RNA sequence: AUCGAUCAAGGCAAACUUGCCGAAAGGCGAGGACGCAAAGCUACGGACCUACGGCAAGCGUGCUAUGGUAGCCGGGCUGCCGACG
Numbered sequence: 001a002u003c004g005a006u007c008a009a010g011g012c013a014a015a016c017u018u019g020c021c022g023a024a025a026g027g028c029g030a031g032g033a034c035g036c037a038a039a040g041c042u043a044c045g046g047a048c049c050u051a052c053g054g055c056a057a058g059c060g061u062g063c064u065a066u067g068g069u070a071g072c073c074g075g076g077c078u079g080c081c082g083a084c085g
Base pairs, nucleotide, nucleotide: 002083003082004081011036012035016031017030018029019028020027021026034071040077041076042075044074045073046072047069048068049067053064054063055062056061
């Protein structure tokens, strides 16, 4: 550097339930495991979600990220064990 069949130490934790925060999306804590070899960190590019506010409307509305998703994809940074060299 490449790879993840096997081994060790182990790690994280979807749905769902619940408390708190938030306008929402969503986040955090607890329980819980669908999965994950970066499911560790990072909104840089794309994608997606939301729309308090703003803008346009004018009445079952639209647009908009400065708010989010790192467990959507890519990029960047860091890293355990093993295989191979």
Background:
c-di-GMP-I-GGC riboswitch aptamer from a Chloroflexota bacterium, 85 nucleotides, folded computationally. The organism belongs to Chloroflexota, within Bacteria. Of the family's consensus pairs, 95% are formed in the model. It matches the Rfam family "c-di-GMP-I-GGC riboswitch aptamer". Rfam links the family to the GO term cyclic-di-GMP binding.